Predicted 3D model of a 100-nucleotide RNA (SAM riboswitch aptamer (S box leader)) from a bovine gut metagenome.
The RNAcentral record of the sequence draws on MGnify.
Model confidence (mean pLDDT): 86 of 100.
The model forms 97% of the base pairs in the Rfam consensus.

RNA sequence: UCUCAUCCAGAGCAGCGGAGGGAACGGCCCGAUGAAACUGCGGCAACCCUUGCGCAGCAAAACGGUGCCAAUUCCUUUAGGCAAAGCCUAGAAGAUGAGA
Numbered sequence: 001u002c003u004c005a006u007c008c009a010g011a012g013c014a015g016c017g018g019a020g021g022g023a024a025c026g027g028c029c030c031g032a033u034g035a036a037a038c039u040g041c042g043g044c045a046a047c048c049c050u051u052g053c054g055c056a057g058c059a060a061a062a063c064g065g066u067g068c069c070a071a072u073u074c075c076u077u078u079a080g081g082c083a084a085a086g087c088c089u090a091g092a093a094g095a096u097g098a099g100a
Base pairs, nucleotide, nucleotide: 001100002099003098004097005096006095007094012041013040014039015038020030021029022028024077026075027074042069043068044067047065048064050060051059052058053057073093078090079089080088081087082086
């Protein structure tokens, strides 16, 4: 970089640190009652792995490989629909996994 799948559920304490963080735009939030990063422990989930099943799939399990643990991917951005504050649908972008 490409392909496929998923993204309205779920799950936090401590240490260290000391001002940022929530990808980007615009918002709106979180943060000195302590942000990011890092570490330890805990947890969630079930993509891979494992097992079973008349097996395009479903179910179970959770040792291992990842991932994740404020807010729907926090909302939005582009297009369309609706009488509308606004709502809905599809997309872009992004994230995660598996494969190339």